Background: Model confidence (mean pLDDT): 80 of 100. This is a predicted structure of a 71-nucleotide RNA (transfer RNA) from Candidatus Tagabacteria bacterium CG_4_10_14_0_2_um_filter_40_13. Taxonomically the source falls in Candidatus Tagaibacteriota (Bacteria, Bacteria candidate phyla). Rfam family: tRNA. Rfam links the family to the GO term triplet codon-amino acid adaptor activity. Rfam classes the family as a transfer RNA. Rfam describes the family as follows. Transfer RNA (tRNA) molecules are approximately 80 nucleotides in length. The sequence was found in a public genome assembly.
RNA sequence: GGGCCCGUAGUAUAGUGGUAAAAUGCCUCCAUGGCAUGGAGGAGUCAGGGGUUCGACUCCCCUCGGGUCCA
Numbered sequence: 001g002g003g004c005c006c007g008u009a010g011u012a013u014a015g016u017g018g019u020a021a022a023a024u025g026c027c028u029c030c031a032u033g034g035c036a037u038g039g040a041g042g043a044g045u046c047a048g049g050g051g052u053u054c055g056a057c058u059c060c061c062c063u064c065g066g067g068u069c070c071a
Stems, first nucleotide, its partner, number of pairs: 001070007010024002013021001018054001026042006047063005
């Protein structure tokens, strides 16, 4: 330098054009004399930009980052 794959919540992941989601973690409240635990509620996320579309996490292009292969 070129090819391929990937980037979604603090963490590890689902979601292949129409409401962003479950687990765990975090916060508040309740139950217990307290802890563990259980229950209820809440905050928090689509790597960045542009395009297509009535509508984009999803399709296309560029950039950034990671992995892998070739030279």